[in-house]
RNA sequence: GGGCGCAUAGCUCAGGUGGCUAGAGCGUCACGUUGACAUCGUGAAGGUCAGAGGUUCAAGUCCUCUUGCGCCCA
Numbered sequence: 001g002g003g004c005g006c007a008u009a010g011c012u013c014a015g016g017u018g019g020c021u022a023g024a025g026c027g028u029c030a031c032g033u034u035g036a037c038a039u040c041g042u043g044a045a046g047g048u049c050a051g052a053g054g055u056u057c058a059a060g061u062c063c064u065c066u067u068g069c070g071c072c073c074a
Base pairs, nucleotide, nucleotide: 001073002072003071004070005069006068007067010026011025012024013023019057028044029043030042031041032040050066051065052064053063054062
């Protein structure tokens, strides 16, 4: 230098061919249970979907560029 993949909650990840409120597990917090802790149960908070443009009535999803990480080729 060329090609490919990945980027979604604090962490690990889901989100066939765009469709109305973006989710799970773990973690955190509150409450219940306990003498207390743990476990368990219930509930809650937590997301500018890497960034910027574009297409569309509508974008996490499609297109372009940029950034970061990984792999392959030279």

Predicted 3D model of a 74-nucleotide RNA (transfer RNA) from a Candidatus Omnitrophota bacterium. The coordinates come from a structure-prediction model, not an experiment, and the mean pLDDT is 81. It was read from a public genome assembly.